RNA sequence: AUGUUAUCAAGAAAGGUGGAGGGAUUAGACCCUUAGAAGCCUUAGCAACCCUUUAUUCGUAAAGAAGGUGCUAAAUUCUACCCCGUGUUCUCACAAACUUAGGAACUAGCGGAUAGAUAACUC
Numbered sequence: 001a002u003g004u005u006a007u008c009a010a011g012a013a014a015g016g017u018g019g020a021g022g023g024a025u026u027a028g029a030c031c032c033u034u035a036g037a038a039g040c041c042u043u044a045g046c047a048a049c050c051c052u053u054u055a056u057u058c059g060u061a062a063a064g065a066a067g068g069u070g071c072u073a074a075a076u077u078c079u080a081c082c083c084c085g086u087g088u089u090c091u092c093a094c095a096a097a098c099u100u101a102g103g104a105a106c107u108a109g110c111g112g113a114u115a116g117a118u119a120a121c122u123c
Base pairs, nucleotide, nucleotide: 003121004120005119006118007117008116013043014042015041016040017039021032022031023030026080027079028078029077044072045071046070049068050067051064052063053062054061055060076115081112082111084109087106088105089104090103091102
């Protein structure tokens, strides 16, 4: 680097070093940061993908945390694309008013897709 599957609103930070950026990428918004960003190191922690044990109707369930990863601001920080259609306005639409179906613009939503991250397997 390819593909498949699963998960992504829960949870968990201190110290040292470093010295100006960071929140994946593009744009916008918002936020963190010299009361010290990223990166690196140490220790601690969270979680339970791989893993261990037990049970099993063989689908899985419960318990555990030695080891391999991962993670430890904010939802993957939010929005963008599509679908559904909540609400408003307009149109159809008439001399005027009202109702219904259809259409258009904006819009709510813990819907989906794309992209991304992580794990396990795979090429």

About this RNA:
The RNA shown here (SAM riboswitch aptamer (S box leader)) has 123 nucleotides and comes from an uncultured Flavobacteriaceae bacterium. It was read from a public genome assembly, where an Rfam model found it.